RNA sequence: CUCUUAUCCAGAGUGGCGGAGGGACUGGCCCAAUGAAGCCCAGCAACCAGCACUUUCAUUUAAGUGCCCGGUGCUAAUUCCUGAUAGAUAAGGG
Repeated sequence: CUCUUAUCCAGAGUGGCGGAGGGACUGGCCCAAUGAAGCCCAGCAACCAGCACUUUCAUUUAAGUGCCCGGUGCUAAUUCCUGAUAGAUAAGGG
């Protein structure tokens, strides 16, 4: 980069540094010096991993529930609305 599958109306900051942009893109509509992006810390969630339990299976397979110290992700507005052969994230394949 590309393909497949799943999810995208829930949840989470009155913190520190920083200083003018940000919400992918189109058209809108918004956020921002009462402090944008970014970084740190904190938090949320539970896709993968791990741990515990239950059922199944018959000796490790599948499903579910809970926890969360690991790998990611996320923390204005339904993916902010809209359009598309669109985008984002996770897991797997090339």

The RNA shown here (SAM riboswitch aptamer (S box leader)) has 94 nucleotides and comes from Natroniella sulfidigena. The organism belongs to Natroniella, within Bacteria. The coordinates come from a structure-prediction model, not an experiment, and the mean pLDDT is 83.